[in-house]
Context: one part of a larger RNA
RNA sequence: CUCUGCCUAAGGAACUCGGCAAAAUGACACCGUAACUUCGGGAGAAGGUGUGCCCUCAUUACGUGAACCGCGAACGCGGGGAGCGGACGGGGGUUGCAGAGAAUCGGGGGUAGCGACUGUUUACCAAAAACACAGCACUCUGCGAAGUCGCAAGACGACGUAUAGGGUGUGAUGCCUGCCCGGUGCUGGAAGGUUAAAGAGAGGAGUCAGCGCAAGCGAAGCUCCAAACUGAAGCCCCAGUAAACGGCGGCCGUAACUAUAACGGUCCUAAGGUAGCGAAAUUCCUUGUCGGGUAAGUUCCGACCUGCACGAAUGGCAUAACGACUUCCCCACUGUCUCGGGCAGGACUCA
Numbered sequence: 001c002u003c004u005g006c007c008u009a010a011g012g013a014a015c016u017c018g019g020c021a022a023a024a025u026g027a028c029a030c031c032g033u034a035a036c037u038u039c040g041g042g043a044g045a046a047g048g049u050g051u052g053c054c055c056u057c058a059u060u061a062c063g064u065g066a067a068c069c070g071c072g073a074a075c076g077c078g079g080g081g082a083g084c085g086g087a088c089g090g091g092g093g094u095u096g097c098a099g100a101g102a103a104u105c106g107g108g109g110g111u112a113g114c115g116a117c118u119g120u121u122u123a124c125c126a127a128a129a130a131c132a133c134a135g136c137a138c139u140c141u142g143c144g145a146a147g148u149c150g151c152a153a154g155a156c157g158a159c160g161u162a163u164a165g166g167g168u169g170u171g172a173u174g175c176c177u178g179c180c181c182g183g184u185g186c187u188g189g190a191a192g193g194u195u196a197a198a199g200a201g202a203g204g205a206g207u208c209a210g211c212g213c214a215a216g217c218g219a220a221g222c223u224c225c226a227a228a229c230u231g232a233a234g235c236c237c238c239a240g241u242a243a244a245c246g247g248c249g250g251c252c253g254u255a256a257c258u259a260u261a262a263c264g265g266u267c268c269u270a271a272g273g274u275a276g277c278g279a280a281a282u283u284c285c286u287u288g289u290c291g292g293g294u295a296a297g298u299u300c301c302g303a304c305c306u307g308c309a310c311g312a313a314u315g316g317c318a319u320a321a322c323g324a325c326u327u328c329c330c331c332a333c334u335g336u337c338u339c340g341g342g343c344a345g346g347a348c349u350c351a
Base pairs, nucleotide, nucleotide: 002346003345004344005343006342007341008340010338011337014336019333027051028050029049030048031047036041038172052094053093054092055091056090057089062085063084064083068079069078070077071076095099107331108330109329110328112326113325114323115322119131120130135170136169137168138167139166140165141164147156148155149154173318174317175316176315178248179247180246183245184244185241186240187239188238189237192236193235194234198230199229203225204224205223206222207221210217211216249267250266251265252264253263276310277307288304289303290302291301292300
């Protein structure tokens, strides 16, 4: 020097990203216990007091229950109380530094965020605010169901039947969930436009009888190309639908101080963000401004609203209880620190 354990004057978080680690608390009985609350909780809230031993109440309460007695045919029942066991608690005393004498054995309170909760997860760097969850909603499915696996047979769904099953989103509960269907999707519609194979076959080409002196023309058949015309769904089109994917404006002016603008004008849009919340797990400017807490506070709490760039089931806002979650503060406590020191046992080095 290093590891593990132990002690430490005065101070007591000044340490540090952060009280990390350590210390403190701790059992049982009694007293006592706030806000808030879904009336269950919160709660072991918090905060206090007691705890050894001896004597005594005490031949205590209570437990057990012999002899013996009565009834009875008997099993047995009733009475009886000896002996034995034996508190809680009250009173008095005594004693140590210390009586739950060791060991086991909650630190507590306040505030805010997130997630309702118990659960689940990155086996071996993440346990969480992530996942799940009851509850809510939409949607598909009439049963040989939809959906899934399989080439198929077949199987699951389900020996179920819409109070059922599949998919998707949200995520207890409370109060709620605004506007937009122009785009994309889905559902419905079928008049018109477009449109495949196929049907149809005008017309054309090759071949070959025949005709022609030749150039060439060229029936039937066979072969090839092929225009009109007929031809579904789909798309175009017309509607509906947002707890479907999603979206939810700008400029200018105006009130008898100023400021601001209930009000007006104008442009654009499918419609211009409602309630609630808001410098927020979201705020760039920003350590915004004001208030609180501190002697001093980029964090924290309460407000304001100028929301760079919250916002309503990609849910909004509240919320008791819960959390090895995150933030800030306080009490207690301490070698975390001021700032070190000492002790023991290991590692290590040397002998």